Molecule: transfer RNA
Organism: Candidatus Bipolaricaulota bacterium
């Protein structure tokens, strides 16, 4: 320098163009002498960024940043 794939809650990731979501983690509340497990709520989001296409974009398209692999 050139190809390839990632990038969505803290973290580890799913998401078939029209509701933004899952386990853990946190935070209340029950249970327990207490912790823990278990129950039952709750809070949490620049969908990398910046433009396009569309009535409508996490999601198609173009360019840029960032990690990774692989060429040279």
């Nucleotide at each position: 320098g050139g190809g390839c794939g990632a990038g969505u809650a803290g973290c580890u990731c799913a998401g078939c163009g029209g509701g933004a979501g899952a386990g853990c983690a946190c935070c209340u509340g029950g249970c327990u002498u207490a912790c823990a497990u278990c129950c039952a709520g709750g809070a949490g989001g620049u969908c990398a960024u910046a433009g396009g296409u569309u009535c409508g974009a996490g999601u198609c398209c173009u360019a840029u940043c960032u990690c990774g692999c692989c060429c040279a």